Source information: Large-subunit ribosomal RNA, domain IV from Coleochaete orbicularis, 344 nucleotides, folded computationally. Taxonomically the source falls in Coleochaete (Eukaryota, Viridiplantae, Streptophytina, Coleochaetophyceae). The coordinates come from a structure-prediction model, not an experiment, and the mean pLDDT is 88. Its Rfam family is "Bacterial large subunit ribosomal RNA". Its family is annotated with ribosome and structural constituent of ribosome in the Gene Ontology.
Context: one part of a larger RNA
RNA sequence: CCCGGGAGAAGGAACUCGGCAAAUUAGCACCGUAACUUCGGGAGAAGGUGCGCCCCGGUAACGUGUAUAGACUUGCUCUAGAAGCGUGAUGGGGUUGCAGUGAAAAGGUGGCUGCGACUGUUUAAUAAAAACACAGCACUCUGCAAACACGAAAGUGGACGUAUAGGGUGUGACGCCUGCCCGGUGCUGGAAGAUUAAAUGAUGGGGUGCAAGCUCUUGACUGAAGUCCCAGUAAACGGCGGCCGUAACAAUAACGGUCCUAAGGUAGCGAAAUUCCUUGUCGGGUAAGUUCCGACCCGCACGAAAGGCGUAACGAUCUGGGCACUGUCUCGGAGAGAGGCUCG
Numbered sequence: 001c002c003c004g005g006g007a008g009a010a011g012g013a014a015c016u017c018g019g020c021a022a023a024u025u026a027g028c029a030c031c032g033u034a035a036c037u038u039c040g041g042g043a044g045a046a047g048g049u050g051c052g053c054c055c056c057g058g059u060a061a062c063g064u065g066u067a068u069a070g071a072c073u074u075g076c077u078c079u080a081g082a083a084g085c086g087u088g089a090u091g092g093g094g095u096u097g098c099a100g101u102g103a104a105a106a107g108g109u110g111g112c113u114g115c116g117a118c119u120g121u122u123u124a125a126u127a128a129a130a131a132c133a134c135a136g137c138a139c140u141c142u143g144c145a146a147a148c149a150c151g152a153a154a155g156u157g158g159a160c161g162u163a164u165a166g167g168g169u170g171u172g173a174c175g176c177c178u179g180c181c182c183g184g185u186g187c188u189g190g191a192a193g194a195u196u197a198a199a200u201g202a203u204g205g206g207g208u209g210c211a212a213g214c215u216c217u218u219g220a221c222u223g224a225a226g227u228c229c230c231a232g233u234a235a236a237c238g239g240c241g242g243c244c245g246u247a248a249c250a251a252u253a254a255c256g257g258u259c260c261u262a263a264g265g266u267a268g269c270g271a272a273a274u275u276c277c278u279u280g281u282c283g284g285g286u287a288a289g290u291u292c293c294g295a296c297c298c299g300c301a302c303g304a305a306a307g308g309c310g311u312a313a314c315g316a317u318c319u320g321g322g323c324a325c326u327g328u329c330u331c332g333g334a335g336a337g338a339g340g341c342u343c344g
Stems, first nucleotide, its partner, number of pairs: 001339001003337001010330002014328001019325001027051005036041001038173001052095005061087004068080004072075001096100001108323002114317001115315002120132002136171007148157003174310004179240003184237002186233005193228003199222001204217005241259005268302001269299001280296005
């Protein structure tokens, strides 16, 4: 020096991206226990007290239950119950050590916030999460030889199921809700008209032939789905404006004008896992706070099942803060052990 441990004066996070690591806490019994809450929880909340050994005393009590007693419905009955066996205090008195859950084992704990409801699942060997799943919700397809999937096919799964079933898609407990737009794209429905393939082959023309004919060509009429067209449909893909003026200080604009659109973003939330300007501004916490919490709204570029906003409980989750605790640090030092190293 390296590895893994033990102890530490005074201070106690000043360390650091960050309390990383370590320390604290720890068992059992009793007392006591807040906000909030889906009334289950939160909760071992928090915070306290006791704990050894000896004696009263293996006592009281309880369980089992023999002998015995009693009862009647006379039974392998029931009730009470010495003994024996098992469990086993409260309380009182005494006593010892620095220390009695004497070792080992054995929760650190509050308060605020984001995200995800939860238990689960995942990148075998750098990611465990806010990602995936989930119960619940919604849309859509499917009438059974189902839809759908695998397979040139036979066939099989779906399912020895039958719409309270099965497939697909989205959302993701619960609570309150889920606004406007069908112009585009998609899907569904409609069938009057337009367009339209093969097919059919009216008519005309060319070649050849005496002719019948053969042959080349022209292509009238009829002619499906589809498309055009007409509707519906957004928990289908998606979308959800601009300029100008106006109130008796100023500022602002409930109000008005105008242009455009299929319709111009509703509720709720908002410097947010989203805010560029930005360390926005104000308040809180600190002596001091680009983070954090609470507000404001000027939302570069939130917004309602690619769900919006809340939410008890939960989380090896993320962010910031308090108490306790400590060699993380001020700031290093001393000591025990394994290895390295030197000598041999």